A computed fold for a 75-nucleotide RNA from a Candidatus Bathyarchaeota archaeon, annotated as transfer RNA. Its Rfam family is "tRNA". Rfam's curators write: Transfer RNA (tRNA) molecules are approximately 80 nucleotides in length. Gene Ontology term of the family: triplet codon-amino acid adaptor activity. RNAcentral holds the sequence, with entries from ENA and MGnify. Its mean pLDDT, the model's own confidence on a scale to 100, is 81. The organism belongs to Candidatus Bathyarchaeota, within Archaea.
RNA sequence: GGGCCCGUGGCCUAGAACGGUUAUGGCGUCUGACUGAUAAUCAGAAGGUCCUGAGUUCAAAUCUCAGCGGGCCCA
Numbered sequence: 001g002g003g004c005c006c007g008u009g010g011c012c013u014a015g016a017a018c019g020g021u022u023a024u025g026g027c028g029u030c031u032g033a034c035u036g037a038u039a040a041u042c043a044g045a046a047g048g049u050c051c052u053g054a055g056u057u058c059a060a061a062u063c064u065c066a067g068c069g070g071g072c073c074c075a
Base pairs, nucleotide, nucleotide: 001074002073003072004071005070006069007068010027011026012025020058029045030044031043032042033041051067052066053065054064055063
């Protein structure tokens, strides 16, 4: 230098092959219930510029382009 893949809460992850209600679940965190107290269990809550920017569209996490970061392969 060239090709392919990936980027979604603190961590992991579904959703991208169909563009359409308020972005899914688990772990963790916080609050409450339970307990003499803790753990476990149960209930609730907070937490997301969906890597960045632009474009297409009535509408973009999802499509297109450019860039950034990471991984693999080729030279």